Context: one part of a larger RNA
RNA sequence: GACGAACGCUGGCGGCACGCCUAACACAUGCAAGUCGAGCGCGAAUUUACUUAAUGAACCUUCGGGUGAUUUAAGUAAAGGAAAGCGGCGGACGGGUGAGUAACGCGUGGGAAACCUGCCCUAUACAGGGGAAUAGCCUCGGGAAACCGGGAUUAAUGCCCCAUAAAACUCUAGUAUCGCAUGAUACAUGAGUCAAAACUCCGUCGGUAUGGGAUGGACCCGCGUCUGAUUAGCUAGUUGGUGAGGUAACGGCUCACCAAGGCGACGAUCAGUAGCCGACCUGAGAGGGUGAUCGGCCACAUUGGAACUGAGACACGGUCCAAACUCCUACGGGAGGCAGCAGUGGGGAAUAUUGCACAAUGGGCGAAAGCCUGAUGCAGCAACGCCGCGUGAGCGAUGAAGGCCUUCGGGUCGUAAAGUUCUUUUCUUAGGGAAGAAAAAUGACGGUACCUAAGGAAUAAGCACCGGCUAAAUACGUGCCAGCAGCCGCGGUAAUACGUAGGGUGCAAGCGUUAUCC
Numbered sequence: 001g002a003c004g005a006a007c008g009c010u011g012g013c014g015g016c017a018c019g020c021c022u023a024a025c026a027c028a029u030g031c032a033a034g035u036c037g038a039g040c041g042c043g044a045a046u047u048u049a050c051u052u053a054a055u056g057a058a059c060c061u062u063c064g065g066g067u068g069a070u071u072u073a074a075g076u077a078a079a080g081g082a083a084a085g086c087g088g089c090g091g092a093c094g095g096g097u098g099a100g101u102a103a104c105g106c107g108u109g110g111g112a113a114a115c116c117u118g119c120c121c122u123a124u125a126c127a128g129g130g131g132a133a134u135a136g137c138c139u140c141g142g143g144a145a146a147c148c149g150g151g152a153u154u155a156a157u158g159c160c161c162c163a164u165a166a167a168a169c170u171c172u173a174g175u176a177u178c179g180c181a182u183g184a185u186a187c188a189u190g191a192g193u194c195a196a197a198a199c200u201c202c203g204u205c206g207g208u209a210u211g212g213g214a215u216g217g218a219c220c221c222g223c224g225u226c227u228g229a230u231u232a233g234c235u236a237g238u239u240g241g242u243g244a245g246g247u248a249a250c251g252g253c254u255c256a257c258c259a260a261g262g263c264g265a266c267g268a269u270c271a272g273u274a275g276c277c278g279a280c281c282u283g284a285g286a287g288g289g290u291g292a293u294c295g296g297c298c299a300c301a302u303u304g305g306a307a308c309u310g311a312g313a314c315a316c317g318g319u320c321c322a323a324a325c326u327c328c329u330a331c332g333g334g335a336g337g338c339a340g341c342a343g344u345g346g347g348g349a350a351u352a353u354u355g356c357a358c359a360a361u362g363g364g365c366g367a368a369a370g371c372c373u374g375a376u377g378c379a380g381c382a383a384c385g386c387c388g389c390g391u392g393a394g395c396g397a398u399g400a401a402g403g404c405c406u407u408c409g410g411g412u413c414g415u416a417a418a419g420u421u422c423u424u425u426u427c428u429u430a431g432g433g434a435a436g437a438a439a440a441a442u443g444a445c446g447g448u449a450c451c452u453a454a455g456g457a458a459u460a461a462g463c464a465c466c467g468g469c470u471a472a473a474u475a476c477g478u479g480c481c482a483g484c485a486g487c488c489g490c491g492g493u494a495a496u497a498c499g500u501a502g503g504g505u506g507c508a509a510g511c512g513u514u515a516u517c518c
Stems, first nucleotide, its partner, number of pairs: 001517002005514005012389005019381001020347001025345003029342003034089003039086002046079009058067003096300003105225007115217002120213007128162004138151005168193004174187005226272003233263003238260008275297004279290004302323005325336004353379001355378003361375001362373004392422004402413004427455006436445001462507005467488003474501004483490002
C1' cells in the first nucleotide's frame, strides 16, 4: 500500500460499487418456462330464444273453470369459450456453483482427414392423389393414492402410402487437368434412392428438395500452464499395421487378426494441491501474490450409471435404473431434489428482503394484440469499500468563571466560551415536480431526483497515540505489584513507558486491532 474481511469504541447525509471466502450441509413455503385458437377436434360455466312438466301472483267467471306474471327442472337451437388433450416452437438460452479436473481443461498460435448447423439471409425448383390410426371426450373395471387396464368413437400443419425428381446422394463405363503418390477437381454414360401442409377474395404467414452465406458447435497439432525423487520405472487396446464396424467427421473410438511395440532423470508413473484466462493487488522495474464482483472458456446439478427425443443434451426446475436421505400410505405402494430468487435450520469470526415491476434493455412463443420472464430494471438492509459534503462563519480580552500546572510572580485550556452580527449546505415544514418513452398510449423506481418558499445555529465527533523507532509532555496514584509491549524494553517510592486527570499530536464519520498478500 491492499482487502468479498472480521473484532473493539464511535457514528450526520449523499452518489457509486459491493455483501456465505465456512457445510458441492439439509431444506418448510411461494415464485424462477412457457406460448400459439391464424394447426386440430372436444367443448364446462354462463347468456338468449323456444318446447314440455311443475309452481301458481293477479284478473275474469255461468263457481264447473279459464287467461296466466313469476320461479324451478329437463330438452332443443344459437352465442360463449374455461379446463384438459393432440400438434408446433421453446424448455440445450438465460440464472447458479467451483465439487471434480494437472487435462488439448485453459491460454496462445496454427491446421483439415473432414465435419454438423434449428431459427435468419440468399438462389433454384416444386407442392398431384389417396389411406389408416390415436389422445382427449364417453363407458366398464382395478387402486387409499400416484395412476393403470379393457371397450367404443374422433380431428389435424400428427402419421403412412403412391406419383413427380431439375438439383442432390450412392454405385458405375469413360475423358481431361493437377499431384511424388494414395488421390483430388471438372465434364459425363447407365442404374438406383429420397419430398411436401395448409389457410385465403387478393395477399400474408408457412411447407418440401438442393446450393451458397451468416451464426453456433465438433475435431487435430506446436508451445505455455503448481509441488514432491523420503514416488524410478510405467503400459496389453497398451504402441503400430491390415480389414471391418461405428461416428456429423478423423482416429484403438470399437472389434478380429498380425507385429512387439509405446512412455520415462528434458522427470514417465504415483502422490498432494488446484477450475483456467482477461484481469486484480503490490513493486521503479524484473518479479511476487490472487483468480470475489464484471467478461471469455470449462465442469457440475443429492451420489453413481444410462440412453431417449431433438438442429443442438447424454439435459439444474426431462426420462429410466441403482444408492443414501426426507415425506405420504388404507402397508399393497407412491412422492421429492434451492450449487435459480427470496427465505429456514446448521456450520462459522463473518455476509442482506419469504420486497416492487415487466415502465426500460434483453429472451421465449405468437401474424398481431398480447402472455411469460426472481434474466433484468428498481427499492430494502449493512460505514463492507471508494468518492463527495456537513457538524457553522465574522467580530469578540475584563484574557470571565472553572479545570490543570506552578518557582505562588504566574502559565495554560483560550477567541476557545459568553456576547454580538450573519449564513442555511444539511435538517424540519409547505408548495411545485421530471428525464429515462419511441406517431398516439404506456414509468416499478416515485410524489423519488430536482426546484421554490418559510423556520431556526438550529439535527450532527469520535478514535488511537504522546520512552526511542515516531509527530506529541506534565501531575497524581501504584511500588518487579497491578499492568504495558510491534522490536528494543518499562514497573523493586520522585515511572515523560502501568492507571487516571488536564494538556498535546495524528487521522476523522471514522479510528484502532487482528488475519492475509506484495
Molecule: small-subunit ribosomal RNA, 5' domain
Organism: uncultured prokaryote